[in-house]
């Protein structure tokens, strides 16, 4: 370096739950903990998802939501075993 323990100190934290925020996908806070070696950060390309539009498209348009769906970019802790 690649790689990743029944490693060691730490980290995040799905459902779901209260409560605000948003027309909605969604998101903020706090409980909570499936799970995560990038589950750190970037909507850049695909999926997917939402309201809206009208010229109703076997999926159109311009707009938005997800990075814990999969690529990508960019950083970074730890050091058995191969």
């Nucleotide at each position: 370096a690649c790689c990743g323990a029944u490693a060691a100190g730490g980290g995040c934290a799905a459902a779901c739950u209260g409560u605000c925020c948003g027309u909605g996908a969604g998101g903020g806070c706090a409980g909570g903990a499936c799970g995560c070696a990038a589950a750190g950060c970037c909507a850049u390309g695909g999926a997917u998802c939402c309201a809206c539009g009208c010229a109703u498209g076997u999926a159109c348009g311009g707009g938005g939501a997800c990075u814990g769906c999969c690529a990508g970019g960019c950083u970074g802790c730890c050091g058995a075993a191969g």